Molecule: c-di-GMP-I-GGC riboswitch aptamer
Organism: Candidatus Rokuibacteriota bacterium
RNA sequence: UCCCGAAACGGCAUACCCGUCGUGAGGCGGGGACGCAAAGCCACGGGUCAGGUGAAGACCUGACGGCCGGGUUACCGAAG
Numbered sequence: 001u002c003c004c005g006a007a008a009c010g011g012c013a014u015a016c017c018c019g020u021c022g023u024g025a026g027g028c029g030g031g032g033a034c035g036c037a038a039a040g041c042c043a044c045g046g047g048u049c050a051g052g053u054g055a056a057g058a059c060c061u062g063a064c065g066g067c068c069g070g071g072u073u074a075c076c077g078a079a080g
Base pairs, nucleotide, nucleotide: 002080004077005076011036012035016031017030018029019028020027021026034066040072041071042070044069045068046067047064048063049062050061051060052059053058
């Protein structure tokens, strides 16, 4: 350095509850932990979901990065 994810220091936080914002998917704050080695960041490809338009195919605008890829950066260091 690459690969990998043993150990430790730490980190994040599902469901659910409360508050708040949003037509909604959902966001944010607090509580809470199912899990996570990028569950850090980027909507680039696919996917799912919401709203709108359309007879329909579909299109438009959004949401999800904890659905799968891709890009990018990074802590620790047992084995290789």